A computed fold for a 73-nucleotide RNA from Acidimicrobium ferrooxidans DSM 10331, annotated as transfer RNA. It is recorded under the gene name tRNA-Thr-CGT-1-1. The sequence is in RNAcentral, with records from ENA, GtRNAdb and Rfam. Its Rfam family is "tRNA". It is annotated as a transfer RNA. Model confidence (mean pLDDT): 83 of 100. The same sequence occurs in records of 2 taxa.
C1' cells in the first nucleotide's frame, strides 16, 4: 500500500428482503420490606462515526472521509 470485519442509547450487542429505531446490563421514580439488597410496575435516554448520492422513503443500498481490530506485503 492491499484485503477482510466492524462504528447504533453509559456499557455489551440485535436491527431479516428499504417501510414506527430496540434488547439486556446500568441510571431515575414507584411497589414491597423495620430499613437496605433483590424481585415487580414504570419512566428518560439516540447527530445510527462524518459527507455525499439513489429513492416516494436509507441504520440498511452506492460513493468519499474518519476511528477500532485482524491478516497479508
Nucleotide at each position: 500500500g492491499c484485503c477482510c470485519g466492524g462504528g447504533u442509547a453509559g456499557c455489551u450487542c440485535a436491527g431479516u428482503c428499504g417501510g414506527c429505531a430496540g434488547a439486556g446490563c446500568a441510571g431515575c421514580u414507584c411497589c414491597c420490606u423495620c430499613g437496605u439488597a433483590a424481585u415487580g410496575a414504570g419512566c428518560a435516554g439516540g447527530u445510527c462515526a462524518g459527507g455525499g448520492g439513489u429513492u416516494c422513503g436509507a441504520g440498511u443500498c452506492c460513493c468519499c472521509u474518519c476511528c477500532c481490530g485482524g491478516g497479508c506485503u